This is a predicted structure of a 71-nucleotide RNA (transfer RNA) from a sheep gut metagenome. Its mean pLDDT, the model's own confidence on a scale to 100, is 82. Rfam family: tRNA. The family's RNA type in Rfam is transfer RNA. Gene Ontology term of the family: triplet codon-amino acid adaptor activity.
C1' cells in the first nucleotide's frame, strides 16, 4: 500500500427495512440469624458523518477503531 472481516447495554452475543432483545453484571426486593446460593423486579446500548426511503441498527458512500491475508 491492496483486499477481507468486525464495531449493538459494563462484558459476551442475537436482531439486517416497521416497538432493539437474551445471558452475565449493577441496583432494589423476597428468602436466610448473617453471607453465599436461589427467586422476582429495575436501570442501561445501535462507532461517526452524509445519502436512499413514508420509515435505517439494518441498504449505499466516506471516515474512525480493532483483527486477519498478501506485498
Nucleotide at each position: 500500500g491492496a483486499c477481507c472481516c468486525u464495531u449493538u447495554a459494563g462484558c459476551u452475543c442475537a436482531g439486517g427495512g416497521g416497538u432493539a432483545g437474551a445471558g452475565c453484571a449493577u441496583c432494589g426486593g423476597a428468602c436466610u440469624u448473617u453471607u453465599a446460593a436461589u427467586c422476582c423486579g429495575u436501570u442501561g446500548a445501535c462507532c461517526u458523518g452524509g445519502g436512499u426511503u413514508c420509515g435505517a441498527u439494518u441498504c449505499c458512500c466516506a471516515g474512525a477503531g480493532g483483527g486477519g491475508u498478501c506485498a